[in-house]
RNA sequence: GCCGCAAUAGUAUAAUGGUAUUACGAGGCCAUGGUAAGGCUUUAAUCGGUGUUCAAUUCACCGUUGCGGCA
Numbered sequence: 001g002c003c004g005c006a007a008u009a010g011u012a013u014a015a016u017g018g019u020a021u022u023a024c025g026a027g028g029c030c031a032u033g034g035u036a037a038g039g040c041u042u043u044a045a046u047c048g049g050u051g052u053u054c055a056a057u058u059c060a061c062c063g064u065u066g067c068g069g070c071a
Base pairs, nucleotide, nucleotide: 001070002069003068004067005066006065007064010024011023012022018054025043026042027041028040029039030038047063048062049061050060051059
């Protein structure tokens, strides 16, 4: 330099154009003599920009970062 893949809550993950999932974490409540475990509940996310579309995490283009391959 060229090619490919990836980027989603604090962490890890799902979602092939229509309400962003689940687990851990954090807060509250229950329960216990108390703690842990447990039950209920709340909280918090789509890498940046432009475009396509009634509608974009999803499709297209540009960029950023990371990983891999070729040279």
Source information:
Predicted 3D model of a 71-nucleotide RNA (transfer RNA) from a Bacilli bacterium. It matches the Rfam family "tRNA". Gene Ontology term of the family: triplet codon-amino acid adaptor activity. Rfam describes the family as follows. Transfer RNA (tRNA) molecules are approximately 80 nucleotides in length.